Model confidence (mean pLDDT): 79 of 100. The RNA shown here (Fluoride riboswitch aptamer (crcB RNA motif)) has 62 nucleotides and comes from a Xanthobacteraceae bacterium. NCBI's taxonomy places the organism under Bacteria, Pseudomonadati, Alphaproteobacteria, Hyphomicrobiales, Xanthobacteraceae.

[in-house]
RNA sequence: GCUUGGACUGGCGAUGGAGUUCGCCUCAACCGCCUGAGCAGGCUGAUGACUCCUACGGAUGC
Numbered sequence: 001g002c003u004u005g006g007a008c009u010g011g012c013g014a015u016g017g018a019g020u021u022c023g024c025c026u027c028a029a030c031c032g033c034c035u036g037a038g039c040a041g042g043c044u045g046a047u048g049a050c051u052c053c054u055a056c057g058g059a060u061g062c
Base pairs, nucleotide, nucleotide: 010025011024012023013022016053017052018051019050020049021048032043033042034041035040
């Protein structure tokens, strides 16, 4: 110096916040889908999962 494993800390899981839980990463994890050679165009969802709040969308009633 490189590689592997463990521990600690921190971070991440397609758009916000909080709690719980799961998984992943140690400068990586992560950075949605479809059509199209490309240009370009189209679609779903605020969650990894559950609950709550906020924003947005649809329907009904007052």